[in-house]
């Protein structure tokens, strides 16, 4: 470096929750039975509930955050568009997912290895402060280089050359500014210069051949010479997404205001509802009929057997998948799974005998003291993220 | 349980297409004034809750974390 495991043990003693047996006693329903024939009396045996005894089983690797997927359940069965959210190489795994694995691109490391929100900047719009001459189909300050033009100085006095200066133009080579300045080295070319030409190198886009399922790679041709960076800006492309969360949701029981539903029925429509918005959808006037009881902190159910847990085996590189045997493992509801004590057994301070040395400290043995973390289900899985005293295994790199 | 928001000076709050953090009070210093208060001038005080990440650049976008708040008037 990368995986992977454990995460205090034992033993008294005192609690807590849950469940099974077993007594007691109380209630309740009832075979069957008694006499005084009464809405009377015993009452096996079943259920309930109490308090007694006896056994069983009782927190995680993360229960945590609540950051993605699902199951389950209700809502107006969710179609159809807009909007608004998510994710983003590519193949597979997988119920499913923004998760896993493999590989492909790209970085970083001397090396095992690690790290990428990793589609699109030649669809379009915005921005790129400050500095700097210019910040996007750029741009002339310095610097080079022409031409005019006045000066000054030399000479062979026809003019020429040099010099520093004005005005007007060329030049992106060089300085300089800045995260970023429109390919790079090197020739030819030119007044200087430049892909202006050319050769080699980067890179792009585009045919085309091979390789692979595919991202991609590798080769070959052509095309302009090169086409800044931002999409965790707004966009656009593709793919998915209905909301709400078990305080979903269903039963009872008490009491009670008052609505509700369904049928029938008139009408075809005023208006009202609806979980982003429109489309759509549903309801709709009075009466009769017949049902029902809202809300809740009480109580039961949901509530714990599940995409389960161990072990073996086959496939697959690998995540997983199948087969086959085997075990049931927490359901609390102000909310249980703990407190003491002894030993051990790990760690960490101090003192320390042997030892060892720079003579002051280090320290096998022992002896004192202290510490044993992070944190604790709450409907239930899959994953990811963060905490975590200390302690083991493997495999590999320098 | 679940679900929503907030963190910026000592207090109370701003800061918008990402481009030097500001504002009132408070605290120090000064001037006025016989003194104090008022009031005028100045000054200091900021890890923008922590940490990574995209960017050239983060208070501003993104993940992850801390800490606080809303409770039957966020849900029964």
């Nucleotide at each position: 470096u990368g995986a992977u495991c454990c995460g205090g043990g034992u033993g008294g003693u005192c609690g807590c929750u849950u469940c099974c047996u077993u007594a007691u006693c109380a209630g309740g329903u009832c075979a069957g039975g008694g006499c005084c024939u009464g809405u009377c009396c015993c009452g096996a045996g079943c259920c309930u509930g109490u308090c007694g005894a006896g056994g069983g089983a009782g927190a995680g690797g993360a229960a945590a955050g609540u950051c993605c997927g699902a199951g389950c359940a209700c809502c107006g069965c969710a179609g159809g568009g807009u909007a608004g959210g998510a994710u983003g190489g590519u193949c597979c795994g997988u119920a499913a997912c923004g998760c896993g694995g493999a590989c492909c691109g790209g970085g970083g490391g001397u090396g095992a290895c690690c790290c990428c929100a990793g589609g699109g900047a030649a669809a379009g719009u915005g921005c790129c402060a400050c500095a700097g001459a210019g910040a996007g189909c750029a741009g002339a300050c310095c610097g080079c280089c022409c031409a005019c033009c006045a000066u000054a100085g030399c000479c062979u006095u026809g003019g020429g050359c040099u010099a520093a200066g004005g005005u007007g133009g060329g030049u992106a080579a060089g300085g300089g500014u800045g995260a970023a300045a429109g390919g790079g080295u090197g020739a030819g070319g030119u007044a200087a210069g430049a892909g202006c030409u050319c050769a080699c190198c980067a890179g792009u886009g585009u045919c085309g051949g091979c390789g692979g399922u595919g991202a991609c790679g590798u080769c070959g041709g052509c095309a302009g010479c090169u086409a800044g960076g931002u999409a965790a800006a707004c966009c656009c492309c593709a793919u998915c997404c209905g909301g709400u969360g078990c305080a979903a949701g269903g039963c009872c029981a008490a009491a009670u205001a008052g609505a509700g539903g369904a049928a029938u029925g008139u009408u075809c429509g005023a208006g009202g509802g609806u979980g982003a918005c429109c489309c759509g959808c549903c309801c709709g006037a009075a009466g009769u009929u017949c049902c029902c009881g809202g809300g809740u902190a009480g109580g039961c159910c949901g509530c714990u057997a599940g995409a389960g847990g161990u072990c073996g085996g086959u496939g697959g590189c690998a995540a997983c998948a199948c087969c086959g045997a085997u075990c049931c493992c927490a359901g609390a509801u102000g909310a249980a799974u703990g407190g003491c004590c002894a030993c051990c057994a790990u760690c960490c301070a101090c003192c320390g005998u042997a030892g060892c040395c720079u003579c002051g400290g280090c320290g096998a043995a022992g002896g004192u003291g202290g510490a044993u973390a992070c944190a604790g289900a709450a409907c239930u899985c899959g994953g990811c993220u963060u905490a975590c005293a200390g302690g083991g295994u493997c495999a590999c790199u320098c | 349980g679940g679900g929503c928001c907030g963190u910026u000076a000592g207090c109370u709050c701003a800061a918008u297409u990402g481009g030097c953090a500001g504002a009132g009070c408070a605290a120090g210093g000064g001037a006025c004034u016989c003194u104090u208060a008022a009031u005028c001038c100045c000054u200091a005080g900021g890890u923008u809750g922590g940490a990574g990440g995209u960017u050239c650049g983060a208070u501003u976008c993104c993940u992850c974390c801390a800490c606080g708040g809303c409770u039957c008037a966020c849900c029964a």
Two RNAs folded together computationally: RNase P RNA and transfer RNA, 474 nucleotides in total. It holds a member of the Rfam family "Bacterial RNase P class A". About the family: Ribonuclease P (RNase P) is a ubiquitous endoribonuclease, found in archaea, bacteria and eukarya as well as chloroplasts and mitochondria. Rfam classes the family as a ribozyme.